[in-house]
Molecule: Bacterial RNase P class A
Organism: Candidatus Cloacimonadota bacterium
RNA sequence: AGGGAAGAACAGAUGUUCGCUGCGCUUCUUGCGCAGAGGAAAGUCCGGACACCACAGGGCAGGAUACUUCCUAACGGGAAGCUGCAGCAAUGCAGAGCCAGCGCCACAGAAACAAACCGCCUUUCGCCUUUAUGGUGAAGGGCAAGGGUGAAAUGGUAGUGUAAGAGACUACCGGUAUCCUUGGUGACAGGGAUAGCCAGGUAAGCCUUAUCCGGUGCAAUGCCAAAUAGGAAAGCUAUGAUGCUGCCCGCAUCGCUUUCGGGUAGGCAGCUUGAGCUUGCUCGCGAGGGUAAGCCCAGAUGGAUGGACAUCACUUCCGGGAAACCGGGAGCACAGAAUCCGGCUUACGAUCUUCCCUGUUU
Numbered sequence: 001a002g003g004g005a006a007g008a009a010c011a012g013a014u015g016u017u018c019g020c021u022g023c024g025c026u027u028c029u030u031g032c033g034c035a036g037a038g039g040a041a042a043g044u045c046c047g048g049a050c051a052c053c054a055c056a057g058g059g060c061a062g063g064a065u066a067c068u069u070c071c072u073a074a075c076g077g078g079a080a081g082c083u084g085c086a087g088c089a090a091u092g093c094a095g096a097g098c099c100a101g102c103g104c105c106a107c108a109g110a111a112a113c114a115a116a117c118c119g120c121c122u123u124u125c126g127c128c129u130u131u132a133u134g135g136u137g138a139a140g141g142g143c144a145a146g147g148g149u150g151a152a153a154u155g156g157u158a159g160u161g162u163a164a165g166a167g168a169c170u171a172c173c174g175g176u177a178u179c180c181u182u183g184g185u186g187a188c189a190g191g192g193a194u195a196g197c198c199a200g201g202u203a204a205g206c207c208u209u210a211u212c213c214g215g216u217g218c219a220a221u222g223c224c225a226a227a228u229a230g231g232a233a234a235g236c237u238a239u240g241a242u243g244c245u246g247c248c249c250g251c252a253u254c255g256c257u258u259u260c261g262g263g264u265a266g267g268c269a270g271c272u273u274g275a276g277c278u279u280g281c282u283c284g285c286g287a288g289g290g291u292a293a294g295c296c297c298a299g300a301u302g303g304a305u306g307g308a309c310a311u312c313a314c315u316u317c318c319g320g321g322a323a324a325c326c327g328g329g330a331g332c333a334c335a336g337a338a339u340c341c342g343g344c345u346u347a348c349g350a351u352c353u354u355c356c357c358u359g360u361u362u
Stems, first nucleotide, its partner, number of pairs: 001358008010349001012312007020036006038334001042345002045343005050217004057249004062213005067081005082095005096208002101206002103202003115154001117147002119143010155173006174198002176195008221269004231260006240254005276295008314331007
């Protein structure tokens, strides 16, 4: 200097002036003070707090998760690690089970839970000849070591042995199984002994195993005021109906369903003090925990949180300059709370930090 990998926080500031919302005070529409949109407020993907459904019970179905240990209110989240794969590397991705059972592995290939295409060896009969462990035809037998196909073909290398071969046997190596042992909380990582035990892949195929899961959601829910028609009709009605996501059991209540028609759409609460934030100390590799002090930080409801002027900051371009800097022009992302909180995912501007690889220079 170039190319990569992983993260962090920021998201402009000040002054003047005009305006909006909430709260408090007040001389009570008149002034003063304080506060006023994010890191994602987005997506509505997960988990909860809270409210109601009855007092939330049981089973089946259904759904979610899936290595180990830890964090957390909890999670499909996070931290640290283990194993495997990819990459030169920083790093990234993945994670129960194929010895419960059943499927599938196209094409090619002899054959993909079983077989011989090219071949190797050999027996019988016949023919030929240069009589050689020769060639050839037919009918048999043995083999899977060599070659071929494929993503994958009966573990690998070497030898013994054989008619020719082959874990048939031997030596070493690899895998698997059993036992012993070292380190680690553990997933796992080593070491030793014995055993020729030696075809696989796929569960993002069905499936099996383990753990977990009531439902609906602030348009929840509660209160007040007002108005109308304490309307009409049909059906079921305790051996019934309704409710508890679906089904069954069980339990609770006493009415329920449909059609037509009428009134209301207002106000208050919920509504912001929280698994809250900041700082110090302390424990922990870390995510986080403990403790002390300090702080209060939007609560709208057709929906406030803004406009103008000036200066500065930041990025970039041009000119001057050795540089610091000066002058001028342009730009300043993604995007708006609506019950609240913890995560994940997505969008995005300018910067900063650490690490890896390559090249060059000192």